[in-house]
Molecule: Bacterial RNase P class A
Organism: soil metagenome
RNA sequence: AGUCGGCCGGGCGGCCGCGGCGCGCAAGCGUCGAGGAAAGUCCGGGCUCCACGGAGAUACGGUGCCGGAUAACGUCCGGCGGGGGCGACCCCAGGGAAAGUGCCACAGAGAAGAGACCGCCGCGGGUCCUCGGACCGCAGGCAAGGGUGAAACGGUGCGGUAAGAGCGCACCGCGCCUCCGGCAACGGAGGCGGCACGGCAAACCCCACCGGGAGCAAAGCCGAAUAGGGACGGCACGGGCGGAACGUUUCCGCUCAAUCCGGUCUUCGGAUCGCCGUCCGGGUAGGCUGCUUGAGGCUCCGGGUAACCGGAGUCCCAGAGGAAUGGCCGCCGCGCGGGAGCAAUCCCGCCGUCCAAAACCCGGCUUACAGGCCGUCU
Numbered sequence: 001a002g003u004c005g006g007c008c009g010g011g012c013g014g015c016c017g018c019g020g021c022g023c024g025c026a027a028g029c030g031u032c033g034a035g036g037a038a039a040g041u042c043c044g045g046g047c048u049c050c051a052c053g054g055a056g057a058u059a060c061g062g063u064g065c066c067g068g069a070u071a072a073c074g075u076c077c078g079g080c081g082g083g084g085g086c087g088a089c090c091c092c093a094g095g096g097a098a099a100g101u102g103c104c105a106c107a108g109a110g111a112a113g114a115g116a117c118c119g120c121c122g123c124g125g126g127u128c129c130u131c132g133g134a135c136c137g138c139a140g141g142c143a144a145g146g147g148u149g150a151a152a153c154g155g156u157g158c159g160g161u162a163a164g165a166g167c168g169c170a171c172c173g174c175g176c177c178u179c180c181g182g183c184a185a186c187g188g189a190g191g192c193g194g195c196a197c198g199g200c201a202a203a204c205c206c207c208a209c210c211g212g213g214a215g216c217a218a219a220g221c222c223g224a225a226u227a228g229g230g231a232c233g234g235c236a237c238g239g240g241c242g243g244a245a246c247g248u249u250u251c252c253g254c255u256c257a258a259u260c261c262g263g264u265c266u267u268c269g270g271a272u273c274g275c276c277g278u279c280c281g282g283g284u285a286g287g288c289u290g291c292u293u294g295a296g297g298c299u300c301c302g303g304g305u306a307a308c309c310g311g312a313g314u315c316c317c318a319g320a321g322g323a324a325u326g327g328c329c330g331c332c333g334c335g336c337g338g339g340a341g342c343a344a345u346c347c348c349g350c351c352g353u354c355c356a357a358a359a360c361c362c363g364g365c366u367u368a369c370a371g372g373c374c375g376u377c378u
Stems, first nucleotide, its partner, number of pairs: 001378002004375005010332007018033006035355001039366002042364005047215004060211005065079005080094001081092004095206002100204002102200003117146002119142003122138002125136004154172006173195001174193008219289004229280007238256008258272005296315008333353002335350006
């Protein structure tokens, strides 16, 4: 100068105040009272309710090297491969492009069974000519060089050729086969093949695996007052026409007597609409549970490279509701600036001392964070 990992993120005292619980008639007393992310709500679970006979298929969504850890995961650990860095180390949506379809902007002659723009070579053609060649033409050859591009149909070298070309050869790359090492991903060695296979799947797609939905305002229990529902008892009783008062209501007069139930018919009885009383049930307000003892923290021992697992001991650590955990002062600590001093250190100043706050509970990820400490390695 870096790299990786872990941790702290104020301490003490005084005064005033807040929430839960316990005691107390009360005043009050005692005790406990946020985090490293409580955050974003992005994944995975527990728990609760709903749906669902089992299995399969399809659709949709997710995951995607290998092995392990775990309740589970898109997390973590160890490895493999690729890329970056002198290095410690870091990054990777890291299955399939030889099932099929599609796309490859701009530039460029040509972007996938490609391509003669410049160029190189040839000609049994022509014109000019300083006889070296230049220009034009070819229904000739060439992918070596230039140029374009993110990418140009293997790379470098030697040979070869008119010029060239895996045309031939060596090495590298690529593909296939065999053997060896490894649980595997993969690695190593040997042989064969002149190369057949450009890139993109965070394009469709194919393959393998996983996935029912909603969420503590889940859900369970208790449950008023008022209004409404049902049962029973008591009182009361319908329709039409006309008149009066105040159009739906009430009163008076006249007339007709309806429907349902008691199985049917006759008779008889009851009910209809309303009021009162008693009882029942649902729901609301409200209350209780869920609610914090848990895949829990700490210490030690053992296993494992590690994630993690097992054992022993010990501790109880917010649990309310739209919600408490705060404020001031003093001293100290840390940081910054200034001054004195050889230095250790001392003095002064600071409007420096973070991000942010539980809401059912856990495991992760991501993001925010003044300042500081410890350790590993280069």